RNAcentral holds the sequence, with entries from ENA. The RNA shown here (Bacterial RNase P class A) has 391 nucleotides and comes from uncultured Desulfatiglans sp. Of the family's consensus pairs, 95% are formed in the model. The coordinates come from a structure-prediction model, not an experiment, and the mean pLDDT is 75. It matches the Rfam family "Bacterial RNase P class A". Rfam classes the family as a ribozyme.
RNA sequence: GGAGUAGAACAGGUGGCCGCUGUCCUGCCCAUACCGGCAGGAUGGAGGAAAGUCCGGGCUCCGAAGGACAGGGUGCUGGGUAACUCCCAGUCCUGGCGACAGGAAGGAAAGUGCCACAGAAAGUAUACCGCCAUGUCAGAUAGACAAUAUCCGGCAAGGUAAGGGUGAAAUGGUGAGGUAAGAGCUCACCAGUCUCUCCGGCGACGGAGAGAGCUAGGUAAACCCCACCCGGAGCAAGGCCAAAUAGGGGAACGUUCGAGGGCGGUCCGUCCAAGUUCCCGGGUAGGCUGCUUGAGCCCGUCGGUAACGGCGGGCCCAGAUGAAUGGUCACCGGCCCGACGGUGGGCAACCCCUUCGGGACACAGAACCCGGCUUAUGAUCUGCUCCGGCA
Numbered sequence: 001g002g003a004g005u006a007g008a009a010c011a012g013g014u015g016g017c018c019g020c021u022g023u024c025c026u027g028c029c030c031a032u033a034c035c036g037g038c039a040g041g042a043u044g045g046a047g048g049a050a051a052g053u054c055c056g057g058g059c060u061c062c063g064a065a066g067g068a069c070a071g072g073g074u075g076c077u078g079g080g081u082a083a084c085u086c087c088c089a090g091u092c093c094u095g096g097c098g099a100c101a102g103g104a105a106g107g108a109a110a111g112u113g114c115c116a117c118a119g120a121a122a123g124u125a126u127a128c129c130g131c132c133a134u135g136u137c138a139g140a141u142a143g144a145c146a147a148u149a150u151c152c153g154g155c156a157a158g159g160u161a162a163g164g165g166u167g168a169a170a171u172g173g174u175g176a177g178g179u180a181a182g183a184g185c186u187c188a189c190c191a192g193u194c195u196c197u198c199c200g201g202c203g204a205c206g207g208a209g210a211g212a213g214c215u216a217g218g219u220a221a222a223c224c225c226c227a228c229c230c231g232g233a234g235c236a237a238g239g240c241c242a243a244a245u246a247g248g249g250g251a252a253c254g255u256u257c258g259a260g261g262g263c264g265g266u267c268c269g270u271c272c273a274a275g276u277u278c279c280c281g282g283g284u285a286g287g288c289u290g291c292u293u294g295a296g297c298c299c300g301u302c303g304g305u306a307a308c309g310g311c312g313g314g315c316c317c318a319g320a321u322g323a324a325u326g327g328u329c330a331c332c333g334g335c336c337c338g339a340c341g342g343u344g345g346g347c348a349a350c351c352c353c354u355u356c357g358g359g360a361c362a363c364a365g366a367a368c369c370c371g372g373c374u375u376a377u378g379a380u381c382u383g384c385u386c387c388g389g390c391a
Base pairs, nucleotide, nucleotide: 001387002386003385004384005383006382007381008380010378012332013331014330015329016328017327018326020045021044022043023042024041025040026039027038028037029036047363051374052373054372055371056370057369058368059234060233061232062231071230072229073228074227075226076090077089078088079087080086091105092103093102094101095100106225107224111223112222113219114218115217128164129163130160131159132158134156135155136154137153139151140150141149142148172190173189174188175187176186177185191215192214193212194211195210196209197208198207199206200205238289239288240287241286248280249279250278251277252276253275260272261271262270263269296315297314298313299312300311301310302309303308333361335359336358337357338356339355341353342352344351345350
C1' cells in the first nucleotide's frame, strides 16, 4: 500500500427571520367561572431503524382454558430474560490459507414415500462387458489320425462381484491367505459403527484402552415417530359523558265540552283539526379517557468470561388525530474532487500541512407501550487476519 474480517459510537453544530403542536404562567373578552376564545411570555417536541408487522411479552375485553382430538410452533449443551423462534458462553459439523463465518444440530435399526439423466442395478437388490468351472457343437495342433490331451470359438444352464463401464451417490481401503474364478470368506494394519471400562467436563462432548467382521447409501424446512410449548381477539382493546332526527316505554291534556296549529304580535273572530306536551331509557354523531413514570434513561460501584443482575445517586425525555415536530438565510464543521505552494515526514509506494475553487451531506416519519429479528442507509473510529513492495 492492497484485500478482507469483527466490533463500537454518531446521525452535523450555532445564530437570525417566518411558521406548527403539547404543557404552564400572565392579561383581556363572554353573566360569575378553574370551561371556552384571543394576545403575550416561558418551556418540551421522532428514530437507529420510528419501517416490515415476522416472533415474544405487558395491558384490556371475552372467558374459565380441566381433558381429548385437530392445527401450529420448537428441537446440541449450559446460562440470561417478563417471555421468545431472541441474546451470551460453549460442543459438534461445514466453509475459508487466515482473522472469522454459517448450521431447522432428536429419530433413517417403527412404517411409508422419493432419489432426475446415465447405468445391469438407486434396495425384499441385481449382472451389460468381463472372469471361472461344467455340458454340448464345430475347428486347429499332437497322436496309431483311434481314444485322449491342449488351444480357439459358438450355444446352454450356472458361479462370481476382483477388473471395466454409469452416476452426485454403487455395499469401506491396502496387502496377504484362500479359491475353478472370486468375495470380510479368513487374517494383519488403517477408517467408520456399536458395546464396555477408565480419565477430564455441571453438560453437549472430548481423550485413552479393550472387544465385536458389525460395514447395503442418501433424504424427515417428504409424510411420519418421539419430546416439549401454544385459549381467542386486539387501543378501531376497553371505560365514561352524550345532541339532532327516527323508533321504544311512561304520564298529563284532548278528539259532541276542541288539546294544538294557520291568519305578523295580543284580544275577539274565523279556518283546519287528532293528536299535542313533558319525562325516562338504549344507541348514533361528537367529546373525554385509556395516553404515556416505564421490564424507563444516565452515572458510579459490586458479582459474572459474557448476555445480564444487585446496590447507591441523579433525571423526567413527543403525545399529535387529516394527524404537529417545518421552511429559509448566514457562518462554522468533517468528507470527496481539482489546482498552486512547502529547506513537511518517509528508503519508497505514498502520506501530511497552508491557501484557493467546486461538489455532495443519506435512509427515512411516532400513533397503546416494551424486548427482539429482518430490511433500508450516510460518514467515522478501533481491534485482528492475509498478501505485496522496500529497508